[in-house]
């Protein structure tokens, strides 16, 4: 960076598709390891279970455990006293109480936290977000700093106790008690507020700093240590000290609220919205401004720069893509917002209208003793469900961070880690080197080989990962404890700071290191027709299937499936989905509008956009510099850390934006002043179918009246309908009426367009020229708006001659609702009012400026004394043409050129200018204007062909002019059809059909029936045997089978044998196939067409296909030749060269010939002889438009002469490039497929010969130009040995017999026949015609039944010249007559040749057919046998309408109205304050009111689904009917 796809090809336009990158992905196949990330995009669906927000006993009273002390009781009894049984009694044990100078746990009160952290994206189009500002309109717990302070009192209440209620949740009253809980008082101003006042500042309200006075108005304690001071006095405290906490104020930090500028979605088929709405005044409310709320007043506010409404959506940093500008997106990470089952509400608090708080309503789930209760995973795991789809009910607080606490510490599903998943990115491995017998196997094969492939094996190595052994981190330093030093302090206590030591790891025995062994455990996926890298075989046979686009598949598929091979990527690879790119295919960068999609039908003009010259000023745009901000992360660059990378860290730059300050003044804008070149006015001339109204004129048509006049008129391709004897048409005169204005008249004029045409008058718009007098930018364009706007149409009223939709009739036609004809109504005309569209076109918007010319024409002016002519110039209107432009065609000063300004419009074709909605309209309809679905094209210009019921030129037995046929009959032959066991196969318009077949009784023969064979009838190899060969018998239809007989050759030889040919022949390779495919082929052939064409090289032109040459003017049979020409040459064709024929020379002269000479016969070149003639065989000559005349530039043509022949003399052979998938696989060859005891081979018999019928080609006829009979004459070219066969004889004849001659200029076939002469027949189904049939024969042949030919006799059919139609032929031709040959045993009406007799006609090219050249049109290119349109019928698809039906959404009106705030109320009840008390103050419950969620009712709006039926549309196989369009498409087409 491009590529494929419209065409036969080309260029362009234009869509569709592909190659790239990306992803929270999914699916299919596959899967070794590690690191780092990521992981419910769907149901903001419902949730079992566990955990996710607590903490503080250094705020408080208790409770419990523990422990110490004291007291009491009891037990105990060492021991003591002695009265020996009494008293006392220690230690120890137990219990209870008290104290606290022990430690701990904690339900409750209280404090702080719970508003963070974590989740989700439903809502939201909004100051929600982003960015920059404002707050002189604000708040702020914890934290920091500073200034002050903490005085004095009081009453309660949980807990607790006992008593109750309840299933539970929970709860009631009674009694007791504490605080850093609550409350009163004091004190304080720098706080708040009021009044007075000063200074400074600003941004309007005002702000800041002060002064004076008044009012209001705080607090809480707790822990540790100590005894220096005070008090009590071993030790403590209210003392000291220190720390934490508390109160007031100021400031900061973190954070929050509110306001503003700008920015970022879609729809106008949403155009108007709004009553607290906009503003004011005054209140209320809030931390704070404000209609935030209320009362009153005013009537405003928003909107085309898009209000309102509807749809969709969290926004951003960023992410993906892109060269960029852009486009898409908003997972993870980060910022903001919103939400927490749904809706509403407040409370508490510094902060919430609060995810794990409260109240209410609703839905749902759970518990229940039925009375009532409980709940909210969009926290982490997890479950169900939904879905294509998304993980563990893990470990730990070790680290980081957070809450509480003085701290230890506690809590923390934040977080750190681990688990699962190739979901992504990154890294590594699956081994390395060597190794040719190029192994085996696979695949292919031209059978030689090639390929897999150094690949494997083998040999030599290495050791990453995994597995095993051993070791083993960093992440950890704080708090804390101890020690030391310093600060504070009276102090060694306490506390703070610093240093040292100790202790603490979920991950995890993980990362990493190490040892030994071992190539051992580790490769797939997609693709291979083009795009797009990579090809073969087999299978399949428009089937199965593939496909991103083009498209593959119908028997040789590189496109389907499999295999081999190859290409690509790789632990992944493909597919699907989505986004950007390519796409300059929405074009700002960076497109267009004559014909491809696209200029509004035209004007006027509003908003808007743009705007002449000079000067001053301003500084909005603009430019430069500074400042602030633009969070971090991301991205970029550099360096660094994990072995590298991904990943991460550090630093730098960037952040294109916004705000603000300063400066500049060229340009744009604003303001001011001036100018005249734009524009307008004035004056003087001018042209005109410009418009409107009124009047008026002649010609013509029609009608009426009258006259003349008579039988037709009219109309057409031809007719008819129609009119006319009731007098038409024609003609004359008069009249009526309507419409249109001949000539002039002109790519002439006027108008904005539509459009405007007799003449006159009136009114009126615009334009041009000249002058340069006035104004002084007044201009251009123009969304909406307004006006005009052909024809047709509509309404009302007139008018109506002609014309003429509809309609009627007549024709045409298969039909003819048409074209043609005869009539004919709306309409056409006028007035008024609608409609508002046209191929309203120059398919070309308006304006301005610039850019070679030439030549017409209309109007004007100037110059030249002057008409004319000419020159100059302005304005219109045409043509040609340069540069330039354009895809080309073309445009070209009247641009489609070069530029600027403004408007309109386009973005593939169809669906569709349709549907729905809205606006307009009386209606018709107009304007605006989609989607679903469907296709890969649709289209423009030009090119080459082909075609045309287009044109021009020309040719041909093409027509015409003639002659003779075919089509009718009979027969022959071929074909179709039918039949059949088989009737073998092929050939099918010309160009199949007397064709393959130059000859089917058997054979041929390929077909059928039956009987047989299986290495085979035929070829090669081959063990064996035998030469070959000849021959007999039996069975059989034959093939065949069986049994015999005779017989041994040739070559070499070392004599053993071997070889060649031939026969036999096991087994197997193989043979064989007229089986298929002529659409796989070669070869051969037909046809256009013996038509004159078909091409190439170089050059030139064109972007290109292509053109030129090859066209043109002549000429020719001819692209034959000449001339001209951007062409010059050349090739294949034409012609010529070849053969036959027509004349002739020469040579030769037998088998041919015979003039002269001679001989000779009944006759005869019969004989001698000759080389003259004919002839034969060779070889030459001759004809070339050469000569003459005319004509022409020439080529040539016309005429003539000579000549046997005259303009290629006649005929043949010869067939360009190509066309028809033309014919042939059955001549032959051949690929592939098929059969292989048969689709091969052999044999016998049958069939190809059938026969209601149809067609082609022929023969014979229908007769007198003839038939019969008789006689007589004249050819050419051929053939002949398994042959032609003579003479002679026999037979009526076919023929038989015979055997001379001849391999042929000798003999034979062989008689030529028409003709001619004579005779007969006398127009008839005949003396025409000969079919058919019978009988008898002949010949060929193994064999004439199916199924031969011929002969004789007999029979004697149809047929009396042939409908529509159709064929051949232009001179030795047609016609007619016979002869020969090939094939062949036999068989010819066919075929191929040969000669005899021998015409008619051609004016001519209008027409039919075919062909050639040029040109034109084309929607054709399979090329007119083309293409193609519409209805109908059938199937499917999406959509519209539809009586309705069912939902959703947002509003509105009314009803009801929970909780709650606020207000009222407070007669009920009330601890703190006041008061001695009564009572008061204060606050509270009930109750009431406003607001209000949910709910109900109602009528509308909007949107969706569905709906019998219905409408058109699209797509489908070969359906039906017609033929509309493309050619003059057969009536030019189209709007």
């Nucleotide at each position: 960076a491009g590529a494929g796809u419209u065409u036969g090809a080309u260029c362009c336009u234009g869509g569709c598709u592909c190659a790239g990158g990306a992803u929270g992905a999914a699916c299919g196949c596959u899967g070794g390891c590690g690191g780092c990330g990521u992981g419910c995009c769907u149901a903001a669906c419902a949730c079992a279970u566990g955990c996710a927000a607590g903490u503080c006993g250094a705020a408080c009273g208790g409770a419990c455990c523990u422990u110490g002390c004291u007291u009491u009781u009891u037990u105990g009894g060492a021991g003591u006293a002695c009265u020996u049984g009494u008293a006392c009694a220690a230690a120890g044990g137990a219990a209870a109480a008290g104290c606290g100078c022990u430690g701990g746990u904690u339900a409750g009160u209280g404090g702080c936290g719970g508003a963070c952290g974590g989740g989700u994206g439903a809502g939201u189009a909004a100051c929600a977000c982003g960015u920059g500002g404002g707050u002189a309109a604000u708040u702020a717990a914890c934290c920091u700093u500073c200034u002050a302070g903490a005085c004095u009192g009081g009453g309660a209440u949980a807990a607790c106790a006992a008593c109750g209620g309840g299933a539970a949740a929970c709860u009631g009253g009674u009694g007791c008690u504490a605080a850093u809980a609550c409350c009163g008082g004091a004190u304080a101003a720098g706080a708040u507020u009021c009044a007075u006042u000063a200074g400074c500042g600003g941004c309007a309200u005002c702000g800041c700093u002060g002064a004076u006075g008044g009012a209001u108005g705080a607090a809480a304690a707790g822990a540790g240590g100590c005894c220096u001071c005070u008090c009590c006095a071993u030790g403590g405290a209210a003392g000291c000290u220190c720390c934490u906490g508390c109160u007031a104020g100021a400031a900061g930090a973190c954070a929050a609220g509110c306001c503003c500028g700008c920015g970022g979605c879609u729809g106008a088929u949403u155009a108007g919205c709004u009553a607290g709405u906009u503003g004011g005044u005054g209140a209320g409310g809030u931390a704070a401004u404000g209609g935030c709320u209320c009362a009153c007043c005013a009537a405003g506010g928003c909107a085309a720069c898009g209000a309102u409404c509807a749809g969709u959506a969290g926004c951003c940093g960023g992410c993906c893509u892109g060269a960029g500008a852009g486009g898409g997106u908003g997972a993870a990470c980060g910022g903001c917002c919103a939400c927490a089952c749904u809706g509403g509400g407040a409370c508490u608090g510094a902060g919430a209208c609060a995810c794990g708080g409260c109240c209410c309503a609703g839905a749902c789930u759970c518990c229940u003793a039925c009375g009532g209760g409980a709940g909210g995973c969009a926290g982490c795991a997890g479950u169900g469900g939904g879905g294509a789809a998304u993980a563990u009910u893990g470990c730990g607080c070790a680290a980081u961070g957070g809450g509480g606490g003085a701290a230890a510490c506690c809590c923390u599903g934040a977080c750190g880690c681990a688990g699962c998943a190739a979901c992504g990115c990154c890294g590594c491995g699956u081994g390395a080197a060597u190794g040719a017998a190029g192994a085996a196997g696979g695949c292919c094969u031209u059978c030689g080989g090639g390929u897999u492939g150094u690949a494997a094996a083998g040999u030599u190595c290495u050791g990453u990962c995994a597995a095993u052994u051993g070791g083993g981190a960093a992440g950890a330093a704080a708090c804390c404890u101890c020690c030391a030093a310093g600060g504070u302090a009276a102090a060694u206590a306490g506390u703070c700071u610093u240093g040292g030591a100790g202790a603490u790891g979920a991950c995890g025995g993980u990362a990493c290191c190490u040892a030994a062994a071992a190539a051992g455990g580790a490769a797939g996926c997609u693709c291979c027709g083009g795009c797009u890298a990579a090809c073969u075989a087999c299978g399949u046979g428009c089937c199965a299937g593939c496909a991103g686009c083009c498209g593959c598949g119908g028997u040789a598929a590189u496109a389907c499936g499999u295999a081999g091979g190859g290409a690509g990527c790789a632990a992944g690879c493909g597919u699907u989905a989505u986004c950007c790119g390519g796409a300059a295919u929405u074009a700002c960068u960076g497109g267009g509008c004559g014909u491809a999609a696209a200029g509004g039908g035209c004007g006027u003009g509003u908003a808007g956009g743009c705007g002449g010259c000079c000067a001053a000023u301003u500084a909005a745009g603009c430019u430069a510099g500074g400042u602030g901000u633009a969070a971090a992360a991301u991205g970029u660059u550099a360096c660094a850390g994990c072995u590298c990378a991904a990943c991460u860290g550090u630093a730098a730059a960037c952040c294109c934006g916004c705000a603000u300050c300063u400066a500049g003044a060229a340009c744009u804008g604003g303001u001011u002043g001036g100018c005249u070149a734009g524009a307008g006015g004035a004056u003087g001339a001018g042209a005109g179918a410009g418009g409107a109204a009124a009047g008026u004129g002649g010609a013509a048509u029609u009608c009426c009246u009258a006259g003349u006049g008579u039988a037709g008129c009219g109309g057409u391709g031809g007719a008819a309908u129609g009119c006319g004897u009731a007098g038409a048409u024609a003609u004359u005169a008069g009249g009526a009426g309507g419409a249109a204005c001949a000539c002039c008249a002109g790519u002439g004029g006027c108008g904005a367009a539509g459009g405007c045409g007799g003449c006159u008058u009136u009114c009126u718009g615009g334009c041009u020229c000249a002058u340069a007098c006035c104004u002084g930018a007044c201009g251009c364009u123009g969304a909406g708006g307004c006006g005009c706007g052909a024809a047709a149409g509509c309404g009302u009223g007139g008018g109506g001659a002609g014309c003429a939709a509809a309609c009627a009739g007549g024709a045409u036609u298969a039909g003819a609702u048409a074209c043609c004809c005869u009539g004919g109504u709306a309409g056409u005309c006028c007035a008024c009012g609608c409609c508002g569209u046209a191929a309203a076109c120059g398919a070309u918007g308006a304006g301005u400026a610039c850019u070679a010319g030439g030549u017409g024409u209309a109007g004007g002016a100037g110059g030249c004394a002057a008409c004319a002519a000419c020159c100059u110039u302005c304005u219109g209107u045409g043509c040609c043409g340069c540069a330039g432009c354009u895809a080309a065609c073309g445009c070209a000063a009247u641009a489609a050129g070069u530029a600027c300004u403004c408007c309109g419009c386009c973005u593939g074709g169809g669906g569709a200018g349709u549907a729905c909605g809205c606006u307009c309209g009386c209606a018709a309809g107009a304007g605006u204007g989609a989607a679903a679905c469907u296709c890969a094209a649709a289209g423009g210009a030009a090119u080459u062909g082909a075609c045309g019921g287009g044109g021009g030129c020309c040719c041909g037995c093409a027509c015409a002019a003639g002659c003779g046929g075919u089509g009718g009959a009979g027969c022959a032959u071929g074909u179709g059809g039918u039949u059949u066991a088989a009737u073998u196969c092929g050939a099918c318009g010309c160009a199949a059909c007397g064709c393959g077949a130059a000859g089917a009784a058997c054979c041929u023969u390929a077909c059928c029936a039956a009987a047989u064979c299986u290495u085979g009838a035929c070829a090669u190899c081959g063990a064996u045997a035998g030469a070959a060969u000849c021959u007999g018998c039996u069975g059989g239809a034959a093939a065949c089978a069986g049994c015999g007989g005779a017989g041994u050759g040739c070559c070499c030889u070392u004599c053993g044998g071997g070889g060649a040919a031939c026969u036999u022949g096991a087994a197997g390779a193989c043979a064989g196939g007229u089986g298929g495919u002529g659409c796989a082929u070669g070869g051969u052939u037909g046809u256009c067409g013996u038509c004159a064409g078909c091409u190439c090289g170089u050059g030139u032109c064109g972007u290109g296909a292509g053109a030129u040459g090859u066209u043109g003017g002549g000429u020719u049979a001819a692209g034959u030749c000449c001339c001209g020409c951007a062409a010059c040459g050349a090739g294949c064709g034409c012609a010529a060269c070849c053969c036959c024929u027509a004349c002739u020379g020469u040579a030769u002269g037998u088998u041919a010939c015979u003039a002269a000479c001679a001989g000779g016969u009944u006759a005869a070149g019969c004989u001698g002889a000759g080389g003259a003639c004919u002839c034969a065989u060779a070889u030459g000559g001759g004809a070339c438009u050469g000569c003459c005349g005319g004509u022409g530039u020439a080529a040539g043509c016309c005429g003539g002469a000579g000549g046997a022949a005259g303009g290629u003399g006649g005929g043949g052979a010869u067939g360009a490039c190509g066309u028809c998938a033309a014919a042939u696989c059955a001549u032959c060859a051949u690929g592939c497929c098929c059969c292989u005891u048969a689709u091969g081979a052999u044999u016998u018999g049958g069939g190809c010969u059938a026969c209601a019928c149809a067609c082609g080609u022929g023969c014979u006829a229908c007769a007198a130009u003839g038939g019969g009979c008789a006689g007589u004459a004249c050819a050419g070219a051929g053939g002949g040995a398994a042959g032609c066969u003579a003479a002679g004889c026999c037979g009526u004849g076919a023929g038989g017999u015979g055997g001379a001659g001849c391999g042929g200029a000798a003999c034979c076939c062989a008689a030529a026949a028409a003709a001619c002469u004579g005779u007969u027949c006398c127009c008839a189904g005949u003396u025409c015609g000969g079919a058919u049939u019978g009988u008898a024969g002949u010949c060929u042949g193994c064999a004439a039944c199916u199924c031969g030919a011929c002969u004789a006799c007999a029979u004697g059919a149809a047929g009396u010249u042939g409908g529509a139609a159709u064929c051949g032929c232009u001179a030795g031709u047609a016609a007619u007559c016979g002869c020969a040959g090939g094939u062949c045993a036999g068989c010819a009406u066919a075929c191929u040749g040969c000669g005899g007799u021998g015409a008619a006609u051609a004016c001519g090219u209008u027409c039919c057919c075919g062909g050639g050249c040029c040109u034109u049109g084309u929607a054709c290119a399979c090329a007119c046998c083309g293409c193609c349109c519409g209805u109908c019928a059938c199937a499917c698809c999406a959509c519209g309408a539809a009586a309705g039906u069912c939902g959703g959404c947002a509003a509105c009106a009314c009803c009801c109205g929970a909780a709650g705030c606020u207000g009222g109320g407070g007669a009920a009840a009330u601890a703190a304050c006041c008061g001695u008390a009564a009572g008061g103050a204060g606050a509270u419950a009930a109750c009431c009111a406003u607001c209000u969620a949910a709910g109900g009712u109602g009528g509308g709006g909007u949107u969706g689904a569905u709906g019998a039926u219905u409408g058109g549309g699209g797509u489908g196989a070969a359906g039906u009917c017609g033929u509309a369009a493309c050619a003059a498409g057969g009536u030019a087409a189209c709007c």
Molecule: small-subunit ribosomal RNA
Organism: uncultured bacterium